[in-house]
A computed fold for a 76-nucleotide RNA from a Candidatus Woesearchaeota archaeon, annotated as transfer RNA.

RNA sequence: GGGCCCGUAGUCUAGCGGCUAUGACGUCACCUUCACACGGUGAAGGUCACCAGUUCGAAUCUGGUCGGGCCCACCA
Numbered sequence: 001g002g003g004c005c006c007g008u009a010g011u012c013u014a015g016c017g018g019c020u021a022u023g024a025c026g027u028c029a030c031c032u033u034c035a036c037a038c039g040g041u042g043a044a045g046g047u048c049a050c051c052a053g054u055u056c057g058a059a060u061c062u063g064g065u066c067g068g069g070c071c072c073a074c075c076a
Base pairs, nucleotide, nucleotide: 001072002071003070004069005068006067007066010025011024012023018056027043028042029041030040031039049065050064051063052062053061
């Protein structure tokens, strides 16, 4: 330098172009307990990596950028 794949809450993850972006773990509050753990209920937490384009509508499609991984090539 070329090709391919990936990027979604703190972590992991689901998500035909169309309902308020899903679930688990974790965190916090309450219930339960003498107390802790387990368990139950609830809540907070996401500029869907970034910029632009297409579209009535984009996490999803297109282009570019950035980051990560794999393969190939190049150099001495």

NCBI's taxonomy places the organism under Archaea, Nanobdellati, Candidatus Woesearchaeota. Its Rfam family is "tRNA". The family's RNA type in Rfam is transfer RNA. Rfam's curators write: Transfer RNA (tRNA) molecules are approximately 80 nucleotides in length.